[in-house]
RNA sequence: GGGUGUAUAGCUCAGUUGGUUAGAGCGCGUCCCUGAUAAGGACGAGGUCCCUAGUUCGAGUCUAGGUACACCCA
Numbered sequence: 001g002g003g004u005g006u007a008u009a010g011c012u013c014a015g016u017u018g019g020u021u022a023g024a025g026c027g028c029g030u031c032c033c034u035g036a037u038a039a040g041g042a043c044g045a046g047g048u049c050c051c052u053a054g055u056u057c058g059a060g061u062c063u064a065g066g067u068a069c070a071c072c073c074a
Base pairs, nucleotide, nucleotide: 001073002072003071004070005069006068007067010026011025012024013023019057028044029043030042031041032040050066051065052064053063054062
């Protein structure tokens, strides 16, 4: 330098044909339960969907460019 892939909650990851409220597990907080803890139960907080622009009535999803990381080729 060229190619491919990935980027969504603190971590690991889903998200179908573009459709109105963005989710799960773990973790975290409060409460219940217990002699106490773990486990268990209830409730809750937590999001620039990597960035910019475009298409569209509507974009996490489509298009273009950029950034970071991983792998392959040279």